[in-house]
RNA sequence: UGCAGAGUAGGUACGUCGCGUUAAGUGCCGCGAAAUGGGAUGUCGUUCGCGGACGAAAGGAAUAUCCUGCGGUGGCGUACCGCGUCCGUUGCG
Numbered sequence: 001u002g003c004a005g006a007g008u009a010g011g012u013a014c015g016u017c018g019c020g021u022u023a024a025g026u027g028c029c030g031c032g033a034a035a036u037g038g039g040a041u042g043u044c045g046u047u048c049g050c051g052g053a054c055g056a057a058a059g060g061a062a063u064a065u066c067c068u069g070c071g072g073u074g075g076c077g078u079a080c081c082g083c084g085u086c087c088g089u090u091g092c093g
Stems, first nucleotide, its partner, number of pairs: 001093005010081009019071003028052007038087005058068004
């Protein structure tokens, strides 16, 4: 110096354990904040707080409970996917 690669936040699928079904959660809108490849910067996305609108699938049994469902449901695990620019990093020349 050239070429190739790895890794973030997170997403999807599956598995497992829960939660709700007496409606929380998820999703939507507004405002604010935060984190976000090892560094810088930035976009998209994400998360959190507050406020607002909307709003659901139950059924069964041997009924302090359990079973089968349901929820754009939560945690964990696995697989796959997953940074624009500059620098760094790994491999090769």

Overview: Model confidence (mean pLDDT): 85 of 100. A computed fold for a 93-nucleotide RNA, annotated as THF (Tetrahydrofolate) riboswitch aptamer. Rfam family: THF (Tetrahydrofolate) riboswitch aptamer. Rfam's curators write: Tetrahydrofolate (THF) riboswitch was first reported for Ames et al. as an RNA motif in 5' untranslated (5'-UTR)regions of folate transport and biosynthesis genes in Firmicutes genomes. The model forms 94% of the base pairs in the Rfam consensus.